Source information: Predicted 3D model of a 72-nucleotide RNA (transfer RNA) from Pleurostomum flabellatum. The sequence is in RNAcentral, with records from ENA. Lineage of the source: Eukaryota > Tetramitia > Eutetramitea > Acrasida > Pleurostomum. Its Rfam family is "tRNA". The family's RNA type in Rfam is transfer RNA. The coordinates come from a structure-prediction model, not an experiment, and the mean pLDDT is 80. A source record names the gene trnW.

């Protein structure tokens, strides 16, 4: 070169016939406390990337980019 396989929030990681993108931990604010811690309450935070189809794409097509594999 040529095959395969994965890529969703900092971090692990769901979601399935295409049909509101969720959770665990973390942060951050609050509430409690003398103070912390724990513990309860909220809240921000995501689909590697650019097209194409579709009324609607995390899911399907193309093409790229990164990691892992297998042959040679």
């Nucleotide at each position: 070169c040529g095959g395969a396989a994965a890529g969703u929030a900092g971090c692990u990681u769901a979601a399935c016939a295409g049909g509101u993108a969720g959770a665990g931990c973390g942060u951050u604010g609050g509430u409690c406390u003398c103070c912390a811690a724990a513990a309860c309450c909220a809240a921000a935070g995501a689909u590697g990337a650019a097209g194409g189809u579709u009324c609607g794409a995390g899911u399907c097509c193309u093409u790229u980019c990164u990691u892992u594999c297998c042959u040679g």